This is a predicted structure of a 73-nucleotide RNA (transfer RNA) from Actinoallomurus sp. CA-153458. The coordinates come from a structure-prediction model, not an experiment, and the mean pLDDT is 80. Its Rfam family is "tRNA". It is annotated as a transfer RNA. The RNAcentral record of the sequence draws on ENA and Rfam.
């Protein structure tokens, strides 16, 4: 250089193109306990890496970048 995976919540990571974006640690309140942990109950926190495109409709397809992982001269 080139190939192929991949980027979504603080981390890990789900999400046949159809709409109230999710899960599990976590973090935060309560309820329990003699304090904590555990358990049980709620609750914040994202406009899906950026920019176009296609579509009535895009996290989900296609294109450029940029980032990461692997692979190969």
């Nucleotide at each position: 250089g080139c190939c192929u995976c991949u980027g979504u919540a603080g981390c890990u990571c789900a999400g046949u193109g159809g709409a109230g974006a999710g899960a599990g640690c976590g973090c935060c309140c309560g309820c329990u306990u003699g304090c904590g942990g555990a358990g049980c109950g709620g609750g914040a926190g994202g406009c899906c890496c950026c920019a176009g495109g296609u579509u009535c409709g895009a996290g989900u397809c296609c294109u450029g970048g940029c980032g990461g992982a692997g692979g190969u001269g």